Source information: A computed fold for a 102-nucleotide RNA from Algoriphagus ratkowskyi, annotated as SAM riboswitch aptamer (S box leader). It was read from a public genome assembly, where an Rfam model found it. The model forms 96% of the base pairs in the Rfam consensus. The prediction has a mean pLDDT of 80. Taxonomically the source falls in Algoriphagus (Bacteria, Cytophagia, Cytophagales, Cyclobacteriaceae). Rfam family: SAM riboswitch aptamer (S box leader). Clan: SAM clan.
RNA sequence: GAUUUAUAAAGAAGAGGCGAGAGAUUAGGCUCUAUGAACCUCUGGCAACCAUCCCGAAACGGAGAACGGUGCCAAUUCCUACCCUUUGUGGAACGAUAAAUA
Numbered sequence: 001g002a003u004u005u006a007u008a009a010a011g012a013a014g015a016g017g018c019g020a021g022a023g024a025u026u027a028g029g030c031u032c033u034a035u036g037a038a039c040c041u042c043u044g045g046c047a048a049c050c051a052u053c054c055c056g057a058a059a060c061g062g063a064g065a066a067c068g069g070u071g072c073c074a075a076u077u078c079c080u081a082c083c084c085u086u087u088g089u090g091g092a093a094c095g096a097u098a099a100a101u102a
Stems, first nucleotide, its partner, number of pairs: 002101006013043005021032003026081004044073003049069002052064001054062002082091002084088001
């Protein structure tokens, strides 16, 4: 990278470095940004997918924890784009993350 399944209106930032862009891609919008973006490092934190622990006969049940594997810490996945006798907290696609598979 591929396939399948699941999740997403909740939650969680400081310091140092660097120096002009950033919010996945295309377009439009909107926003963040020299009061320092993105990225890197350190520290801290959030969450609970895996693992772990408790209750339960079990659940594709519930509750916890933060030593481990990931993830995440502006804005709903920032919003819209495609579908509809439902115009929506709708569905789909793309993208993201996790777990499993070959």